[in-house]
RNA sequence: GGACGGUUAACUCAGCGGUAGAGUGUUACCUUCACACGGUAGAAGUCGGCAGUUCAAACCUGCCACCGUCCA
Numbered sequence: 001g002g003a004c005g006g007u008u009a010a011c012u013c014a015g016c017g018g019u020a021g022a023g024u025g026u027u028a029c030c031u032u033c034a035c036a037c038g039g040u041a042g043a044a045g046u047c048g049g050c051a052g053u054u055c056a057a058a059c060c061u062g063c064c065a066c067c068g069u070c071c072a
Stems, first nucleotide, its partner, number of pairs: 001071007010024004018055001026042005048064005
């Protein structure tokens, strides 16, 4: 330098163009003498960045950034 894959909650990951979810973790409460386990409820997201297409973009297109694999 080139090809490809990836980037979504604190972590691990889902997510046919119709407006974002799960598990774990975390907070409060219940339970216990107390802790753990268990139960109920909640909070937590500029969807890597900037543009473009579209009535509508996490999803499609372009550029950039970062991580990884391969080629040279």
The RNA shown here (transfer RNA) has 72 nucleotides and comes from a Spirochaetaceae bacterium. RNAcentral records the identical sequence in 2 taxa. The gene name in the source record is trnV. The source organism's lineage runs through Bacteria, Pseudomonadati, Spirochaetota, Spirochaetia and Spirochaetaceae. The sequence is in RNAcentral, with records from ENA.